Model confidence (mean pLDDT): 78 of 100. A computed fold for an 85-nucleotide RNA from Roseinatronobacter sp., annotated as Glycine riboswitch aptamer. Of the family's consensus pairs, 81% are formed in the model. Rfam family: Glycine riboswitch aptamer. Rfam links the family to the GO term glycine biosynthetic process.
RNA sequence: CAAGCCAACGCAGGAGAGGCCGAUUUCUCGGCGCCGAAGGAGCAACCCCCCGGAAACUCUCAGGCAAAAGGACUGUGUUUUGGUG
Numbered sequence: 001c002a003a004g005c006c007a008a009c010g011c012a013g014g015a016g017a018g019g020c021c022g023a024u025u026u027c028u029c030g031g032c033g034c035c036g037a038a039g040g041a042g043c044a045a046c047c048c049c050c051c052g053g054a055a056a057c058u059c060u061c062a063g064g065c066a067a068a069a070g071g072a073c074u075g076u077g078u079u080u081u082g083g084u085g
Base pairs, nucleotide, nucleotide: 004084005083006082007081009077010076011075012074013073018032020031021030022029023028033065034064035063039061040059041058042057046053047052
């Protein structure tokens, strides 16, 4: 220095659960029932063994339950940025 890897960003795919009830507002408020794959929290194997870390498991604080938006994760990337190497 480069490949590779990671991150940001773009594109594509992307589940679940009431388009419930009431009030009354207008992307509002309250109530009950539900969902988990943003985020968050807790722990298991395991790692470290001092403390701790830790999942798509668990909990549902948050978020969501027609569409839209969001969405873990997967694939990919013209141009470009950062880290590692």